[in-house]
This is a predicted structure of an 85-nucleotide RNA (c-di-GMP-I riboswitch aptamer) from a Desulfobacterales bacterium. Rfam family: c-di-GMP-I riboswitch aptamer. Rfam's curators write: GEMM was predicted in a large-scale screen for bacterial structured RNA regulatory elements. NCBI's taxonomy places the organism under Bacteria, Pseudomonadati, Thermodesulfobacteriota, Desulfobacteria, Desulfobacterales. It was read from a public genome assembly, where an Rfam model found it.
RNA sequence: AUUUGUGAAGGGCAAAACUGCCGAAAUGCAGUGACGCAAAACCACGGAUCUAAAACCAAAAGGUCAUGACAGCCGGGUUGCCGCA
Numbered sequence: 001a002u003u004u005g006u007g008a009a010g011g012g013c014a015a016a017a018c019u020g021c022c023g024a025a026a027u028g029c030a031g032u033g034a035c036g037c038a039a040a041a042c043c044a045c046g047g048a049u050c051u052a053a054a055a056c057c058a059a060a061a062g063g064u065c066a067u068g069a070c071a072g073c074c075g076g077g078u079u080g081c082c083g084c085a
Stems, first nucleotide, its partner, number of pairs: 003085001004083002012037002017032005035072001041078003045075003049069002055064003
């Protein structure tokens, strides 16, 4: 340096659920809490998925739509701790 994650050390993150807050919602944030995670660190580039305020369609019911989300759905990119070989 490259490949790699069986065991260990020091640490790290934190699902569901509940409470509060922002938001149209999906999300997100904080607290409690640990299901899990070696990239569960970062980036919406491709796909998937969620939402549908505004806009458009409709007589209405309702429908379409991302410019909103999601990195703990799958790829891709960037960076990185420890250790075996």